[in-house]
Context: one part of a larger RNA
Molecule: small-subunit ribosomal RNA, 3' major domain
Organism: metagenome
RNA sequence: UGACGGGGACCCGCACAAGCGGUGGAGCAUGUUGCUUAAUUCGACGCAACGCGAAGAACCUUACCGGGGCUUGACGUGUACUGGAUCGAUAUAGAGAUAUAUUUUCCCUUCGGGGCUGGUACAUCAGGUGCUGCACGGCUGUCGUCAGCUCGUGUCGUGAGAUGAUGGGUUAGUCCUCUAACGAGCGCAACCCCUAUUCACAGUUGCCAUCAGGUAAUGCUGGGCACUCUGCGGAGACUGCCGGUGAUAAGCCGGAGGAAGGUGGGGGCGACGUCAAGUCAUCGUGGCCCUUAUGUCCCGGGCUGCAAACGUGCUACAAUGGCUGGUACAAAGGGAAGCAAUACCGCGAGGUGGAGCAAAUCCUAAAAACCGGUCUCAGUUCGGAUAGUAGUCUGCAACUCGACUACUUGAAGUUGGAAUCGCUAGUAAUCGUGGAUCAGCAUGCCACGGUGAAUACGUUCCCGGGUCUUGUACA
Numbered sequence: 001u002g003a004c005g006g007g008g009a010c011c012c013g014c015a016c017a018a019g020c021g022g023u024g025g026a027g028c029a030u031g032u033u034g035c036u037u038a039a040u041u042c043g044a045c046g047c048a049a050c051g052c053g054a055a056g057a058a059c060c061u062u063a064c065c066g067g068g069g070c071u072u073g074a075c076g077u078g079u080a081c082u083g084g085a086u087c088g089a090u091a092u093a094g095a096g097a098u099a100u101a102u103u104u105u106c107c108c109u110u111c112g113g114g115g116c117u118g119g120u121a122c123a124u125c126a127g128g129u130g131c132u133g134c135a136c137g138g139c140u141g142u143c144g145u146c147a148g149c150u151c152g153u154g155u156c157g158u159g160a161g162a163u164g165a166u167g168g169g170u171u172a173g174u175c176c177u178c179u180a181a182c183g184a185g186c187g188c189a190a191c192c193c194c195u196a197u198u199c200a201c202a203g204u205u206g207c208c209a210u211c212a213g214g215u216a217a218u219g220c221u222g223g224g225c226a227c228u229c230u231g232c233g234g235a236g237a238c239u240g241c242c243g244g245u246g247a248u249a250a251g252c253c254g255g256a257g258g259a260a261g262g263u264g265g266g267g268g269c270g271a272c273g274u275c276a277a278g279u280c281a282u283c284g285u286g287g288c289c290c291u292u293a294u295g296u297c298c299c300g301g302g303c304u305g306c307a308a309a310c311g312u313g314c315u316a317c318a319a320u321g322g323c324u325g326g327u328a329c330a331a332a333g334g335g336a337a338g339c340a341a342u343a344c345c346g347c348g349a350g351g352u353g354g355a356g357c358a359a360a361u362c363c364u365a366a367a368a369a370c371c372g373g374u375c376u377c378a379g380u381u382c383g384g385a386u387a388g389u390a391g392u393c394u395g396c397a398a399c400u401c402g403a404c405u406a407c408u409u410g411a412a413g414u415u416g417g418a419a420u421c422g423c424u425a426g427u428a429a430u431c432g433u434g435g436a437u438c439a440g441c442a443u444g445c446c447a448c449g450g451u452g453a454a455u456a457c458g459u460u461c462c463c464g465g466g467u468c469u470u471g472u473a474c475a
Base pairs, nucleotide, nucleotide: 001475002474003472004471005470007469008468009467010466011465012464013463015459016458019423020422021421022420023419026315027314028313029312030311031310032309033308034306035305042053043052064301065300066299067298068297069296070295073125077123078122079121080120081119082118083117084116088103089102090101091100092099093098106115107114108113127290128289130288131287132286136284137283138279139278140277141275143273148186149185150184151183152182153181154163155162156161167177168176169175192267193266194265195264197235198234199233201231202230203229206225211222212221213220238261241255242254243253244252245251317416321375322374323373324372325371326370333364334363335362338357339356343352344351345350382413387408388407389406390405391404392403393402429451430450431449432448433447434446435445
């Protein structure tokens, strides 16, 4: 100087407390361990691995296993020789890769050839998701959006170092004040985006607001930009004003005005560093290793196996509910090998068909809520696992191993031990909607809106963190 302390002082955080809802019990989904296996590819392991890489394993993907092939190779470069097209199509053999046969088919030209391309040979080599993340770059997590981490000059100290940054206040090392310190940098804040109010401009969305026409009905039509909205550019919030308090400071408390008040709400932005944290399987890369194989092509299988254990979720155990009939209101997205109305067929998944729309114009499209009816506390009209049968769709192909539909079946489950998690407001809880990936496949992820709470006395205690101080046989 640090680190540590079941030392001290002060302070903060959904850290506790006060509340609300969960997990832990059940069934299922999903990830992991373990076991099994020819293979169940690999990585990730306290917080910070475990719905994680994977924004989507039937083939492909795919790296694994079995079998069948190739060896200058699936991909790149050069030279020589040879063919003229290559690709594609058809036939045969084969599980296919592949092989053979037939067929089709180029451009420029100074006619020497060249371009392009197939094959063969040779050469330099290609190739490796093989190893090492403890050789690395890059990227990322974490402490932590915590308020810290340092430097120049000066001063003090033999020196390691200290001071500044401590103290008083206030707090974000924000600012004020004091001061052997005076300044500065990286962080904080601000600058950026969304959202809340308003104004100007603009009007193929919106409006009977106003005028006219028309309909069974609808901005449907003429017309118009008032309003809503959309887009762009401004304004607005700064402790600016008032009172109190404070040291006449920084600030704090209350108030006015205001759509918004003290960082308005949310996001992006992550200091010096820590964990030899993670990644050689995104990519790049040193070294090592393989080179008729650890490379490469193909078919089939596996990654989906199942005594068990754990994590994360979904659905429930019901009456604040289930079923049934009626009826209303979003936002944000997506759409051409696409989204697909009306109509018709089907109990339904869906099918036929195809208006309109490269979309503020067309399409995709709410549920809870509300108004009626019914059930009356039961393993039930709760719950839906499991199973049988029949189907639909995608796709060469749903056996291993897809999603969905109908009928039948109708399991566990009556609120969950010890323990443990999230959340302070448009939040929790609850209800649906969209998107990426994607042929198909979502209880996951990312986003969107609808309905919409309770509680916070307080900081003694648990956890984590910050500052000062103290002890130490630790570094």